The prediction has a mean pLDDT of 85. Large-subunit ribosomal RNA, domain II from Opitutia bacterium SCGC AG-212-L18, 685 nucleotides, folded computationally. Taxonomically the source falls in Opitutia (Bacteria, Pseudomonadati, Verrucomicrobiota). It matches the Rfam family "Bacterial large subunit ribosomal RNA".

[in-house]
Context: one part of a larger RNA
RNA sequence: GUCUGGGAGUUAUUGUCAACAGCAAGCUUAAAGUCCUACGGACUGGAGGCGAAGUGAAAGCGAGCCUGAAUAGGGCGAAUAAGUUGUUGGCAACAGACCCGAAGCGUAGGUGAUCUACCCAUGGCCAGGUUGAAGCUUGAGUAAAAUCAAGUGGAGGACCGAACCGGUGAACCUUGAGAUGUUCUCGGAUGAGCUGUGGGUAGGAGCGAAAGACUAAUCAAACCACGUAAUAGCUGGUUCUCUUCGAAAUAUAUUUAGGUAUAGCCUCAUGCGCUGACAAUCGGGGGUAGAGCACUGAAAAGGCUAGGGCCCAUACCAGGGUACCAAACCUUAUCAAACUCCGAAUACCGAUUGGUGAAGCAUGGGAGUCAGUCUUGGGGGGAUAAGCUCCUAGGACGAGAGGGAAAGAGCCCAGACCACCACUUAAGGCCCCUAAAUUACUGCUCAGUGGAUUGAAGGAAGUGGAUCUACAUAAACAAUAGGGAUGUUGGCUUAGAAGCAGCCACCAUUUAAACAGUGCGUAAUAGCUGACCUAUCGAGUGGAUUUGCGCCGAAAAUGAUCGGGACUUAAGCAGUAUGCCGAAAGUGUGGACCCUACUUAAGUAGGGUGGUAGAAGAGCGUUCCAAUUGGGCUGAAGCCGGAAAGGUGAUUGACGGUGGACUGGUUGGAAGUGAGGAUCCAGAC
Numbered sequence: 001g002u003c004u005g006g007g008a009g010u011u012a013u014u015g016u017c018a019a020c021a022g023c024a025a026g027c028u029u030a031a032a033g034u035c036c037u038a039c040g041g042a043c044u045g046g047a048g049g050c051g052a053a054g055u056g057a058a059a060g061c062g063a064g065c066c067u068g069a070a071u072a073g074g075g076c077g078a079a080u081a082a083g084u085u086g087u088u089g090g091c092a093a094c095a096g097a098c099c100c101g102a103a104g105c106g107u108a109g110g111u112g113a114u115c116u117a118c119c120c121a122u123g124g125c126c127a128g129g130u131u132g133a134a135g136c137u138u139g140a141g142u143a144a145a146a147u148c149a150a151g152u153g154g155a156g157g158a159c160c161g162a163a164c165c166g167g168u169g170a171a172c173c174u175u176g177a178g179a180u181g182u183u184c185u186c187g188g189a190u191g192a193g194c195u196g197u198g199g200g201u202a203g204g205a206g207c208g209a210a211a212g213a214c215u216a217a218u219c220a221a222a223c224c225a226c227g228u229a230a231u232a233g234c235u236g237g238u239u240c241u242c243u244u245c246g247a248a249a250u251a252u253a254u255u256u257a258g259g260u261a262u263a264g265c266c267u268c269a270u271g272c273g274c275u276g277a278c279a280a281u282c283g284g285g286g287g288u289a290g291a292g293c294a295c296u297g298a299a300a301a302g303g304c305u306a307g308g309g310c311c312c313a314u315a316c317c318a319g320g321g322u323a324c325c326a327a328a329c330c331u332u333a334u335c336a337a338a339c340u341c342c343g344a345a346u347a348c349c350g351a352u353u354g355g356u357g358a359a360g361c362a363u364g365g366g367a368g369u370c371a372g373u374c375u376u377g378g379g380g381g382g383a384u385a386a387g388c389u390c391c392u393a394g395g396a397c398g399a400g401a402g403g404g405a406a407a408g409a410g411c412c413c414a415g416a417c418c419a420c421c422a423c424u425u426a427a428g429g430c431c432c433c434u435a436a437a438u439u440a441c442u443g444c445u446c447a448g449u450g451g452a453u454u455g456a457a458g459g460a461a462g463u464g465g466a467u468c469u470a471c472a473u474a475a476a477c478a479a480u481a482g483g484g485a486u487g488u489u490g491g492c493u494u495a496g497a498a499g500c501a502g503c504c505a506c507c508a509u510u511u512a513a514a515c516a517g518u519g520c521g522u523a524a525u526a527g528c529u530g531a532c533c534u535a536u537c538g539a540g541u542g543g544a545u546u547u548g549c550g551c552c553g554a555a556a557a558u559g560a561u562c563g564g565g566a567c568u569u570a571a572g573c574a575g576u577a578u579g580c581c582g583a584a585a586g587u588g589u590g591g592a593c594c595c596u597a598c599u600u601a602a603g604u605a606g607g608g609u610g611g612u613a614g615a616a617g618a619g620c621g622u623u624c625c626a627a628u629u630g631g632g633c634u635g636a637a638g639c640c641g642g643a644a645a646g647g648u649g650a651u652u653g654a655c656g657g658u659g660g661a662c663u664g665g666u667u668g669g670a671a672g673u674g675a676g677g678a679u680c681c682a683g684a685c
C1' cells in the first nucleotide's frame, strides 16, 4: 500500500418548544398495597406536584397590591380566563456526553544502584626500557662549617611504551555486522590508577572533581499501578438516498482578537392580511461633486501708499531720491479635507396611487456565520507603490457548472431538473490548426507596427488628412552663368583699421542690381563668398498650426515565438454593410418533481426546480422482537451473473450457476443501524 472485519451525537434525570392522545377549572398520582391469564397487566393509594390571583422585602391585604401624607402620580397585576398528564421528536442543562489525541498533576501506593554516580568491606593487576631526588660513603676543602667532585642509593600525581583504562582526529557504516560499532591515529599507563566479589544511599529523593551529569537503551524530577474516559476555546475524523428553501465572514462587548454572548443575515411553525421590494407623482432637510473668493487662510504680477532699509543732504527740526522689503486698499489672475456668497445628480425620510410577491410584519422552535477575496466607482493611509492596508456603494467568487479571455476562483457573456444525431442567439469570432466570410466597399500603416499590460520624457525633411500664411506666367523655389559698382581707405581710434579688432554714423551717386556690408580670409591691403540684380529654365515653392498611423528612445538570466503555422491594396488598423459560426442562455418535443389557482381523485393553467455551512420534509437498507402470512433437500441462507425487468435514488429483483439448511413478505415495535478517509484499530497478503 491493498483486501477483510471493527470504528464516532448515546443513555438517565430535569427543563423548554412542537406534533399526537386522554381528561378539563381542573389534571395527575409517587412509594406502597391487593388481585390476575404474572419478567406483564388491572385496581387501590391524592402524600405530593402543576394550574385556577395577584401584590409586597415582609407582616399582610386582595381584583387589587406596593410606594406615598395622599383619593395624586408611578410599578406589577385583573378586566380580554386553559390547564394538566402522557408518548414521540427538536434543543438545553447536568453527567466522560460525537470519537480518537497531549505535555502534565496527584497518591502516608509500590518496584528499582545486576546499567550508572558516590561510599564501605575484602581481594586482584600494572611487560620492558629510561631518568637518577634526598640520604649515605670516600676524596677535596674549611679554624669548624658551608661548598665541590666521584661513588653509592633508588625518590617521583617523573619520562618512553605493551597489557589495562580511555576515546583526539579522520574515513567507513548510517533500512548498520552493531539502537554508539570497525579501522588507522591518539591520551593515561605507581596513580586523585585500573579492576573482581559482597554491601550501602532513591524519586522533589539519591549521587555528582558540577556536564542539569547519572539513578537498568528512560531524567530540568525514573519506572509500575491507580485517580483516569484528567483537561484540550486546539488539530484530525464523523458511515444510506431523494426533495424544498438557503446564509455569513458585519455591529457591540469580551484577560478579547483563530473562542464566545446578543443583534444582523438563513430555515420551520403559527398569526396578521396588503402593510413589502419596486415604479410614478408630491413634500422635506442637507452642504458632498462642481463652482466661487463674500468669510478664514494660502498665493502671483502691477498700481497706489503707511511702516522699514539704502543713497543724497543735514547742527537740530524739517527734507529729496529709490529698478529695495512691504501692511491696508485697488486692478488682473489663482488655490483649500479641517474655507463657503453659492450648489447639484444620487442617496435618505415622509405622503398618495399602483404593486398578491418562494413579498412584508409579529411571536415561537432550530441553526450556521464573527479569518473573507478580487473587480468597478468614491475616498483615508502608503510613494495619486504593492496580488498592500482601512472605509464606502455595486458585481462576482465564496456556495456557480456552461461559452469567451491560448491556459486562469473573482474579468466579459450566461445562472445547469432530466433526455434529444432539432432550431435561434449572447460574449467572442469566421486563412489553416478550429465551427463560421481568403465577404463587399472606403481609407490608413511598411514598422512584422500589429504581437511587452496601449511603456515615458525627449528626438526626427517617415507618411496620410485638415487649416492658416508668404512668394509665384508681370516667371516664384532650387540649380547654373554673369554682374555685385562710384564718392570711399565713411568718420573716430590705431603702428596699421581699406565692408569685416573696437566706437559713432549708416548718407549720397550711377544703376537691372549692388550693404558705408553675412561669413571665411590678410600685419594691413589683396582674395573667396553672401545679400541684391539679370539671364537660362517653366509650375508650383517656402513657413506655421492641428490631427491619423508609423520610427528611435526599448537591457535578464536553459531556446525562441502573436496560442502556433503563417499574414503586407492583410489574415494589421479605422469606418460602413450583409451573412454565418458560437453556451447547459432562449425556443421546440417528450418526461420527472415542487408550489399556487381552479377543481376534484383525475387533470388543466400558471410559476418554479445551481448550491457550501445550515434549517425543513419524505424515504431506502441492516440486526433483533411481536402478530400474521409464505418458501425450503423436487435445494434455504450466503456467493457469482443480472432480464432490450421496476424505482429520480438509497435499492428491489425473475431466472441461471455455485452452495448444502435454514429463511422471506406484510403490519407494528426496539436499536450496539449504513465507512474511503481519523499519520484510525486488528488480521491477511
Stems, first nucleotide, its partner, number of pairs: 001685006011095001013093011026050003032044005054061002064076004098237002101234001105227003109224003117201009126191001128160003131156001135152006164188003169184004203219001205215002240619006250263005264369002266366007274357001278354007290342001291340002296336003300332004305326001307325002309322004372397010402413003417591004422587003428581003431565003437578001439577006450567001458552002462549010479536005485509003490504003515530001519528002592609007620674001622671010638658004645652002